[in-house]
RNA sequence: GGGCCUAUGGCGCAACGGUCAACGCAGAGGACUCAUAAUCCUUGGAUUGCAGGUUCGAAUCCUGCUGGGCCCA
Numbered sequence: 001g002g003g004c005c006u007a008u009g010g011c012g013c014a015a016c017g018g019u020c021a022a023c024g025c026a027g028a029g030g031a032c033u034c035a036u037a038a039u040c041c042u043u044g045g046a047u048u049g050c051a052g053g054u055u056c057g058a059a060u061c062c063u064g065c066u067g068g069g070c071c072c073a
Base pairs, nucleotide, nucleotide: 001072002071003070004069005068006067007066010025011024012023018056027043028042029041030040031039049065050064051063052062053061
């Protein structure tokens, strides 16, 4: 230098172009307990890496850039 993959709450991950971005773990509050753990209930947290474009509508499609990974030279 070229090619491919990838980026979504603190972490791990879902989501056919369509109503409110789902779930688990972790966090917070509560129940239970003498107490802790376990268990159960409730709950906050994402402007989906950044900037544009297409579209009535974009996490999703297109372009550029950035970070990470792999391969080729």